RNAcentral holds the full RNA, with entries from ENA and SILVA.
This is a predicted structure of a 476-nucleotide part of an RNA (small-subunit ribosomal RNA, 3' major domain) from an uncultured rumen bacterium.

Context: one part of a larger RNA
RNA sequence: UGACGGGGACCCGCACAAGCGGUGGAGCAUGUGGUUUAAUUCGAAGCAACGCGAAGAACCUUACCAGGCCUUGACAUCCCAAGGAAAGCCCCUUAACCGGGGUCCCUCUUCGGAGUCUUGGAGACAGGUGGUGCAUGGUUGUCGUCAGCUCGUGUCGUGAGAUGUUGGGUCAAGUCCCGCAACGAGCGCAACCCUUGUCCGUAGUAGCCAGCAGUAAGAUGGGAACUCUACGGAGACUGCCGGGGAUAACCCGGAGGAAGGUGGGGAUGACGUCAAAUCAUCAUGCCCCUUAUGAUCUGGGCUACACACGUGCUACAAUGGCGUCCGACAGAGGGAAGCAAACCCGCGAGGGGGAGCAAAUCCCAAAAACGGCGUCUCAGUUCGGACUGCAGGCUGCAACCCGCCUGCACGAAGCUGGAAUCGCUAGUAAUCGCAGAUCAGCAUGCUGCGGUGAAUACGUUCCCGGGUCUUGUACA
Numbered sequence: 001u002g003a004c005g006g007g008g009a010c011c012c013g014c015a016c017a018a019g020c021g022g023u024g025g026a027g028c029a030u031g032u033g034g035u036u037u038a039a040u041u042c043g044a045a046g047c048a049a050c051g052c053g054a055a056g057a058a059c060c061u062u063a064c065c066a067g068g069c070c071u072u073g074a075c076a077u078c079c080c081a082a083g084g085a086a087a088g089c090c091c092c093u094u095a096a097c098c099g100g101g102g103u104c105c106c107u108c109u110u111c112g113g114a115g116u117c118u119u120g121g122a123g124a125c126a127g128g129u130g131g132u133g134c135a136u137g138g139u140u141g142u143c144g145u146c147a148g149c150u151c152g153u154g155u156c157g158u159g160a161g162a163u164g165u166u167g168g169g170u171c172a173a174g175u176c177c178c179g180c181a182a183c184g185a186g187c188g189c190a191a192c193c194c195u196u197g198u199c200c201g202u203a204g205u206a207g208c209c210a211g212c213a214g215u216a217a218g219a220u221g222g223g224a225a226c227u228c229u230a231c232g233g234a235g236a237c238u239g240c241c242g243g244g245g246a247u248a249a250c251c252c253g254g255a256g257g258a259a260g261g262u263g264g265g266g267a268u269g270a271c272g273u274c275a276a277a278u279c280a281u282c283a284u285g286c287c288c289c290u291u292a293u294g295a296u297c298u299g300g301g302c303u304a305c306a307c308a309c310g311u312g313c314u315a316c317a318a319u320g321g322c323g324u325c326c327g328a329c330a331g332a333g334g335g336a337a338g339c340a341a342a343c344c345c346g347c348g349a350g351g352g353g354g355a356g357c358a359a360a361u362c363c364c365a366a367a368a369a370c371g372g373c374g375u376c377u378c379a380g381u382u383c384g385g386a387c388u389g390c391a392g393g394c395u396g397c398a399a400c401c402c403g404c405c406u407g408c409a410c411g412a413a414g415c416u417g418g419a420a421u422c423g424c425u426a427g428u429a430a431u432c433g434c435a436g437a438u439c440a441g442c443a444u445g446c447u448g449c450g451g452u453g454a455a456u457a458c459g460u461u462c463c464c465g466g467g468u469c470u471u472g473u474a475c476a
Base pairs, nucleotide, nucleotide: 001476002475004472005471007470008469009468010467011466012465013464015460016459019424020423021422022421023420026314027313028312029311030310031309032308033307034305035304042053043052064300065299066298067297068296070294073125077124078123079121080120081119082118088103089102090101091100092099106115107114108113127289128288130287131286132285136283137282138278139277140276141274143272148187149186150185151184152183153182154163155162156161167178168177169176193266194265195264196263198234199233200232201231202230203229204228208223209222212221213220237260240254241253242252243251244250316417320376321375322374323373325372326371327370333364334363335362338357339356343352344351345350383414388409389408390407391406392405393404394403430452431451432450433449434448435447436446
């Protein structure tokens, strides 16, 4: 000087407390461990691995296994020779790749040739998701959006160092004020950026409709007010008032205002820590393989299953289930190898059909919870839907291993969950649906969007994490 203490003082955080809802019990989905396996590819490991890499494993992907097959190679550059093609299509063989045969007969040209491509040959080389993240770059997690981390000059100390950065207040903040052997400065904080909340101006189609005409309908004429859209501005600054405070910083209350003291949300992550993660995104040193640890194809596996754990979904019901009928009300997105309306067929998944739309125009698109009416009457039930049988639909060469969906039948566990443990302070929790990426098909995951919409916070004794000062010495 640090680190540490079941030392002290002060402060903060859904840290506790006060509340609300969960997890832990059940079934299923998914990830992991373990076990199994020819293979169940690899990585991730307390918080900070475990719906994680994977924004989507039937083949492909794919790295794994079995078998077949190739050896200058699937891919790159260079040399020589030959052909005029090659590819595609058809036939044979094959599990397929590969192989054999047929068809076809490239482009430019100064007609010398040149180029793409193919075959054969020679090596130089290619290739490696092989190893090392403890050789590395880059990227990322984490403490933590915590308020800290430093430097120059000066001063003090023999020196390591100290001071500044400590102290008194204050703040979300090393934020600001005052004081002070310090005076300044940098990286952080804040602000500048995006979005949301109010108003004004400009603009008025594909959006809007107050008044006029008009209709089944903002369809249409028309209108430019309103909504909205998207560009430019205004607005919030403790600016004003009162009280407190040290006359300061600031704190409390009030006015006006759409908004009040950082208005809400996002982006933004200091010096550093964990030899943290990644050689399998990529790049890369060294080591290793080179008729194989490279390449290619078929089939299998990554989907196994006595079990254990994590994260979720659905429930156990009446604040509910069901019915049909009725009635409503969003936002944000996506659409051309696409989204697909009306209409017709089907109980349905879906099929036919094809208007319109590169979309403020058309479509996906029905929002759902909700409201109205009816029914069930506390039961393992009209709760719950796992599992199973049959019959179908869709995508795709192909749904056996191993997809999703529909109808009928079947109708398991489960009656609110031990010890323990998690999230959340407001348009939040809880609850309800909608969309998107990936994607041929395949979400209970992820990322967004809106609808309905609470309870509680006395407080800081205690648990956990963090910050500042101080103290102790068993540590460096």

Its mean pLDDT, the model's own confidence on a scale to 100, is 83.